[in-house]
C1' cells in the first nucleotide's frame, strides 16, 4: 500500500419504535433499545437528497395575516464520491 467470504483477541458503534430536551422545519442531542456495521471513526470538499424560519416574488388587502412559488446561510457522514485516521488476518 492492497485485499478480506471466514476465523482469533481486545473490543467498539448503535437503525427502527417509545420517552424527554432543542429547533420554524428538516433534523440534532440524551435515555431506552439492537436492525445492522471493519471504518456505522472524523470532515459538508463534490454532486444528490430533505427542510424553508429569514428573504424575494406572486396572490389578497387600506395595510397585513393566511396561501402559492423561488431560494441554504439550516440539515444529511447508517444514500454515493472524496480527504484524513484506524483493530485483527492475509499478501
Nucleotide at each position: 500500500u492492497c485485499u478480506g467470504a471466514a476465523a482469533c483477541a481486545g473490543g467498539g458503534c448503535a437503525a427502527a419504535c417509545c420517552c424527554g430536551u432543542c429547533g420554524a422545519a428538516a433534523g440534532a442531542c440524551g435515555g431506552c433499545g439492537a436492525c445492522g456495521c471493519a471504518a456505522a471513526g472524523u470532515c459538508a470538499c463534490c454532486g444528490a437528497c430533505c427542510u424553508a424560519a429569514c428573504g424575494c416574488c406572486g396572490c389578497u388587502u387600506u395595510a397585513a395575516a393566511a396561501c402559492g412559488g423561488c431560494a441554504a446561510c439550516g440539515g444529511c457522514a447508517g444514500a454515493g464520491g472524496g480527504a484524513c485516521u484506524u483493530c485483527c488476518a492475509g499478501a